[in-house]
Two RNAs folded together computationally: RNase P RNA and transfer RNA, 412 nucleotides in total. The coordinates come from a structure-prediction model, not an experiment, and the mean pLDDT is 76.
RNA sequence: UGAGCGGAUUGGGCAAUUGCGGGCAUUUUUGUCCGAGGAAAGUCCGGGCUUCAUACAGCAGGAUAACGGCUAACGGCCGCCGAGGGUGACCUCAGGGAAAGUGCAACAGAAAUAAACCGCCGUGCAAACGGUAAGGAUGGAAAGGCGAGGUAAGAGCUCACCGGCGCAGGGGAGACCCUGCGGCCAUGUAAACCCUAUCCGAAGCAACACCGACAGGUUCCAGCCGUCAGCUGGGCGCACGAGAACCGACGGGUGGCUUGAGCUUACAGGUAACUGUAAGCGUAGAAAGAUAAUUGCCUUAAACGACAGAACCCGGCUUACAGAUUCGGUCACAAA
RNA sequence: GGACAAUUAGCUCAGCUGUGAGAGCAUCCGCUUGACGUGCGGAAGGUCACAGGUUCGAGUCCCGUAUUGUCCACCA
Repeated sequence: UGAGCGGAUUGGGCAAUUGCGGGCAUUUUUGUCCGAGGAAAGUCCGGGCUUCAUACAGCAGGAUAACGGCUAACGGCCGCCGAGGGUGACCUCAGGGAAAGUGCAACAGAAAUAAACCGCCGUGCAAACGGUAAGGAUGGAAAGGCGAGGUAAGAGCUCACCGGCGCAGGGGAGACCCUGCGGCCAUGUAAACCCUAUCCGAAGCAACACCGACAGGUUCCAGCCGUCAGCUGGGCGCACGAGAACCGACGGGUGGCUUGAGCUUACAGGUAACUGUAAGCGUAGAAAGAUAAUUGCCUUAAACGACAGAACCCGGCUUACAGAUUCGGUCACAAA
Repeated sequence: GGACAAUUAGCUCAGCUGUGAGAGCAUCCGCUUGACGUGCGGAAGGUCACAGGUUCGAGUCCCGUAUUGUCCACCA
């Protein structure tokens, strides 16, 4: 200099005027303070919270899948192991079980889990029979690979190396790794059914609680009822009542609603995710739904500029994103 | 805001991972008719919404994205 890899940050700032939403104060119409995001999005996971016997059991169903840790929890994150890709920085992996069982493997091919079509060898005049999985041919896949010995020809039949399986010893917290011995028997598919292990009760703030306005009507009353949502069980409620269930009927109000697993900084522990301690901060809460418009100055290459608008709240993942800033590795070439 | 479903020819829909993806209506052509319609025969028309994965093989199985649609309030 060129190419490439892995992260992190930002998404202009200040002020004035006029408006809008909310909190507080108030002399009741003014004052003062605050007012979108890194994804507020998709609703894909997990949790808080709320209701459903103060909330239960079984079946069914669903989710996850090497190992160790973090966490409120997770399918997330960190570390590590194994496999694959890259010269490398580094990246990817639904990464348990096919030796519990069942299913499927079209076409081609002689044959698809089962073997003799061609070839090779032996017997035989021949037809044919027997041996053989080394070679050909089909296929995604054909009874471990390659070499040597061996043989009538061949074959883990035997041996060396590699691969895989089992056992033993050693190392490690573990996945796993190393060494030795035996030995070649076992196709693929579980994002097919299934098996194993772990976890999950259901629904969601339009949940739910309370207050008010407003004609009424139908059915039932100890069961063929209601309440747990797929099923079963079990529990509880209800005895003519201010009873239960259902239909129609406002398109009313209040709470839930924002101080929370909060944010920032410093120190300490830990490889890290993360945790602890101390100090500081106060940062939207609407219900047709506010967060805007105009102007000036500054920074800037430019700043009107990207993606995009909170709706109970958090932790993640995924997706979208103009431009700008920054850190740490790698490779090639050149120079010293 | 929350909970779900679907996407295959112009329209409505079929389609157990396995040959070249089909049906009805619609469109076009030919025959039939004096002409139109009906009837008969034939043809064309597909990025199976998009992208990635599992598998020998994906419209079908899995994951993500996009688009479209459905349902859900309080209260007596």

It holds a member of the Rfam family "Bacterial RNase P class A". About the family: Ribonuclease P (RNase P) is a ubiquitous endoribonuclease, found in archaea, bacteria and eukarya as well as chloroplasts and mitochondria.